[in-house]
RNA sequence: GCGGUCAUAGUUUAGUGGCAGGACACGUGCUUGCCAAGCACGAGGUGAGGGUCCGAUUCCCUCUGACCGCA
Repeated sequence: GCGGUCAUAGUUUAGUGGCAGGACACGUGCUUGCCAAGCACGAGGUGAGGGUCCGAUUCCCUCUGACCGCA
């Protein structure tokens, strides 16, 4: 230099053109003499910029970062 894969919450991981889900962690409450555990509830997320579309996290382009391969 060329090609490919990936980017979703504090962490990890699904998912799909029509309200983004789980787990851990966090907060509140219940329980307990206290802690832990358990139960219930809650807050929190689609890397950045453009395009297509009635509607984009999803499709297309560029950029950024990580990884893999070729030279």

A computed fold for a 71-nucleotide RNA from a Patescibacteria group bacterium, annotated as transfer RNA.
Its Rfam family is "tRNA". Gene Ontology term of the family: triplet codon-amino acid adaptor activity.
The RNAcentral record of the sequence draws on ENA.
Model confidence (mean pLDDT): 82 of 100.
Taxonomically the source falls in Bacteria candidate phyla (Bacteria).